[in-house]
Context: one part of a larger RNA
RNA sequence: UGACGGGGGCCCGCACAAGCGGAGGAGCAUGUGGUUUAAUUCGGUGAUACGCGAGGAACCUUACCCGGGCUUGAAAGUUAGCGAGUGAUCCAGAGAGGGAUCAUCCCUUCGGGGCGCGAAAAUAGGUGCUGCAUGGCUGUUGUCAGCUCGUGCCGUGAGGUGUUGGGUUAAGUCCCGCAAAGAGCGCAACCCCUAUGUUUAGUUGCCAGCAUUUUAAGGUGGGGACUCUAAACAGACCGCCUGCGCAAGCAGUGAGGAAGGGGGGGAAGACGUCAAGUCAUCAUGGCCCUUACGUCCGGGGCUACACACGUGCUACAAUGGGCAGUACAGCGGGUUGCUACCUAGCAAUAGGAUGAUAAUCUAUAAAAGCUGUCCACAGUUAGGAUGGGGGCCUGCAAGUCGGCCCCGUGAAGCUGGAUUCGCUAGUAAUCGUGUAUCAGCAAUGACGCGGUGAAUACGUUCCCGGGCCUUGUACU
Numbered sequence: 001u002g003a004c005g006g007g008g009g010c011c012c013g014c015a016c017a018a019g020c021g022g023a024g025g026a027g028c029a030u031g032u033g034g035u036u037u038a039a040u041u042c043g044g045u046g047a048u049a050c051g052c053g054a055g056g057a058a059c060c061u062u063a064c065c066c067g068g069g070c071u072u073g074a075a076a077g078u079u080a081g082c083g084a085g086u087g088a089u090c091c092a093g094a095g096a097g098g099g100a101u102c103a104u105c106c107c108u109u110c111g112g113g114g115c116g117c118g119a120a121a122a123u124a125g126g127u128g129c130u131g132c133a134u135g136g137c138u139g140u141u142g143u144c145a146g147c148u149c150g151u152g153c154c155g156u157g158a159g160g161u162g163u164u165g166g167g168u169u170a171a172g173u174c175c176c177g178c179a180a181a182g183a184g185c186g187c188a189a190c191c192c193c194u195a196u197g198u199u200u201a202g203u204u205g206c207c208a209g210c211a212u213u214u215u216a217a218g219g220u221g222g223g224g225a226c227u228c229u230a231a232a233c234a235g236a237c238c239g240c241c242u243g244c245g246c247a248a249g250c251a252g253u254g255a256g257g258a259a260g261g262g263g264g265g266g267a268a269g270a271c272g273u274c275a276a277g278u279c280a281u282c283a284u285g286g287c288c289c290u291u292a293c294g295u296c297c298g299g300g301g302c303u304a305c306a307c308a309c310g311u312g313c314u315a316c317a318a319u320g321g322g323c324a325g326u327a328c329a330g331c332g333g334g335u336u337g338c339u340a341c342c343u344a345g346c347a348a349u350a351g352g353a354u355g356a357u358a359a360u361c362u363a364u365a366a367a368a369g370c371u372g373u374c375c376a377c378a379g380u381u382a383g384g385a386u387g388g389g390g391g392c393c394u395g396c397a398a399g400u401c402g403g404c405c406c407c408g409u410g411a412a413g414c415u416g417g418a419u420u421c422g423c424u425a426g427u428a429a430u431c432g433u434g435u436a437u438c439a440g441c442a443a444u445g446a447c448g449c450g451g452u453g454a455a456u457a458c459g460u461u462c463c464c465g466g467g468c469c470u471u472g473u474a475c476u
Base pairs, nucleotide, nucleotide: 002475003473004472005471007470008469009468010467011466012465013464015460016459019423020422021421022420023419026314027313028312029311030310031309032308033307034305035304042053043052064300065299066298067297068296069295070294073123078121079120081117082116083115085104086103087102088101089100090099091098105114106113107112125289126288128287129286130285134283135282136278137277138276139274141272146185147184148183149182151180152161153160154159165176166175167174191266192265193264194263196234197233198232199231200230201229202228206223207222210221211220212219237260240254241252242251243250244249316416320375321374322373323372324371325370326369333362334361338355341352342351343350344349388407389406390405391404392403393402429452430451431450432449433448434447435446
């Protein structure tokens, strides 16, 4: 100087407290450990691994295992040589690959070029090892308020000062003071979305007034008022008022305003820490393999199952479940795709057919609310696991190992021990909906979108983490 203390002071955070809803008990989904296996490929392991890499494991992927093949190689470039190549057909084979028959290269400035085969060699290739040799990227501390520098001054020096003190702030934010006066990286602001208005613009969006058509409908003429769309601008700054204060600033059911004291959200992550993670995205030093640790193919495995843990979904019901009638979104996607409508089918779906290259066409939003009705507290008309039968779809192919539909089957579970997690407002809770990946789908996941919409915060004694000052030290 730091670090640490069951030392002290000050302060903060869903850290506790106050509340709401969960996990831990059940069934299933998914990841992990363990066990098993020919293989169950590999990595990740407190917080910071475990619905993680994987935003799609039937084959492929695929790295693993078994078996069958190749050896200048599946792919790349260099050099001779050749047209043997290539195309079609056939043979046996699980395929890769092997063999046979027939036909026959393209362009040309005539130098050559293209395509393919091919001996030889230098070389290729490696998801093999080392993340403790590395780059790049990332997690975490932490969106915490810190981390430093040159000059000056102090100290023999390591170092100190500045950065401490008194206030204040979300903030090393600002003010006052001071041997310091300044500066840099961070903070904040500049950027994007959102909340209000004005102007411009009016199609594919809108329809107030006018006309018209229809069983009905912005359907049509028309219109730019309104909604909306998308560009520019305005707007919020403690600017005004009152009180407190030297100031910075704080308080106000103060005014005005759509919005008030950082308006709400995002992007953005200082110096460093954890020899944190990644050699399996990629790149790369070193080491190792080279008729194999490379590469092609068929099948299997990654989906096993006594068990243990994490994350979720569905429930245990009456604030509910079933049936019928009746509403209201937003973000996005669509030509190998999305599909109105019609027909067939109980349905998954199939056969026709239409529109849109999209503000034009394409989707029942659901919960809710209202009305009617059944159920009447039961392991039930709640709950849907499990296993049986029959089908539909994707795809060369659903046995291992896909999803969906129908019929019947109808398990556990009656609110969950110790313990533990999330959340402070359009949040929690709850309801549906879209996208990526993708032939299909194991999606209950991930990332978005909107609908309905709470409770509570006295407070900082305590638990956890962090910041500043100070003190002690057997640590550095």